[in-house]
Context: one part of a larger RNA
RNA sequence: UCAAAUAACCAGUUCGUGAAUGGCUGGGUUUGGGAGCCGAAGAAGGACGUGGCAAGCUGCGAAAAGCACGGGGGACCCGCAAGCAGGGGCUGAUCCCGUGAUAUCUGAAUUGUUCCGAUAAGGAACGGGCACCCCGGGAAUCGAAGCAUCCUAGUACCGGGAGGAAAAGACAUCAAUUGAGAUGCGGGAAGUAAGGUCGACUGAAAUCCGCAGAUUGGGCAAACCGAAUCUCGUAGGGUAACUUACGAGAGAUGUGGGGUUCGGACUCAGGUCCACGCGAUUUUGUGAGUGCAAGUGUGCUGGAACGCACUGCCAUAGAGGGUGAUAGCCCCGUGCGUGUAACAAAAUCGGGUGUUGCUGGGUAUCCAGAGUAGGUUGCGUUGGAUAUCGCUGCCGAAUAUUCCGCUCAUUAUUCGCGGAAACCCUAAAUACAUCCCAAAACCGAUAGCGUACGAGUACCGUGAGGGAAAGCUGAAAGAGUACCCUUAAUAGGGGGUCAAAAGCGCCUGAAACGAAUUGGUG
Repeated sequence: UCAAAUAACCAGUUCGUGAAUGGCUGGGUUUGGGAGCCGAAGAAGGACGUGGCAAGCUGCGAAAAGCACGGGGGACCCGCAAGCAGGGGCUGAUCCCGUGAUAUCUGAAUUGUUCCGAUAAGGAACGGGCACCCCGGGAAUCGAAGCAUCCUAGUACCGGGAGGAAAAGACAUCAAUUGAGAUGCGGGAAGUAAGGUCGACUGAAAUCCGCAGAUUGGGCAAACCGAAUCUCGUAGGGUAACUUACGAGAGAUGUGGGGUUCGGACUCAGGUCCACGCGAUUUUGUGAGUGCAAGUGUGCUGGAACGCACUGCCAUAGAGGGUGAUAGCCCCGUGCGUGUAACAAAAUCGGGUGUUGCUGGGUAUCCAGAGUAGGUUGCGUUGGAUAUCGCUGCCGAAUAUUCCGCUCAUUAUUCGCGGAAACCCUAAAUACAUCCCAAAACCGAUAGCGUACGAGUACCGUGAGGGAAAGCUGAAAGAGUACCCUUAAUAGGGGGUCAAAAGCGCCUGAAACGAAUUGGUG
């Protein structure tokens, strides 16, 4: 210097691995509507059982994936779950609705504790429930650019209690010289008045509009009457509400009547129907269900017609889903009708119990909520400032010719306006979302709940507690690869099924990554 070859790299092809992407959805999310308590007649929750074979889930309870009866329904059934075996059913099963029976051991868990009751008979409470509601107790981080009053916040959290809602509620209220007329919720007044190391920040109410409404919303205590009252047991009557008799008990420390703020008792005169239970019937609604429209026409493609071409029909039904591709007329539904038991509401009728409650006049006498109203000490709380609401200690009224309030205090004298505290009950409009239903310009498997799957599971932690991953063959598996060859076997090669291997770690199947092979550089 030439030639050939190699590691490595680059590019392509084929195969693998891998799981993205697309499509799908028995799940979720949100909104709206409905329903809204369960429990000593043993709940909620659990343990253990229960099947011919049975580990899990579901159902059920030694009568154990069920038993009885009534209603519905009408051909298949023995749950998820496909297998083997064996049964049941038109003498009506499985299944759906209703009413019963059974319902192990637990759990308030009770042969208990507490309370009512007469030292009785008998009765009540206890525990649970997603959130919502009321009451009691009540932080800190944080903000104030530090921090202490303050703020966070009467929040989180703890305790008690109740209900389908809870709470509040019928003016000793507001307002302002006009008036309103219980409470609650929404809008707005208003980030206003007001509070505040007047800092950070906090922060109403009335007038007004709307929802809903109970229109004087109702009932007691008292004056007056004085057992006229109530409960239990027994025996009669009634379907029931209820009622009669007898006995026992409660009750004069007052049962019952009366009465309750445009006051009443009392007194005089006049007038005459209402309330609440029960039963039956009817109507309406809820409630297993149930009836009814119209092409399975012709041709073509295809594995398959729901597609294309031609030609019909129904529609108070062309919402939606299924069916071998895209179906008003194939199936389920939809729309329009109809409906048993049972339950709820309303009306009517029957019967039961209670009852004069209304109007007007009079005003002599009597009644109208006490350690209360109010004052004050010290606190908490509030926007509430001296003037929010409450607690605490100490004082402490009046009696309708009286008392309270009307946003600075006291005193005196009046006036005006609004009311009658110290007793109780009360639907609706409002809150929630365990459960049921419906819908969606919500998500579509790293999304949407943590959970589309044997998920609060596996797993982790002594414990309080933390907490996953994981969906898809195909129209059909009652087509899951017969049979042959090779092999120790998995498996491979033929062959078969299918429209297609889509071949069970199976729809689609990207990239990273790996292998083989071809070419190039070297």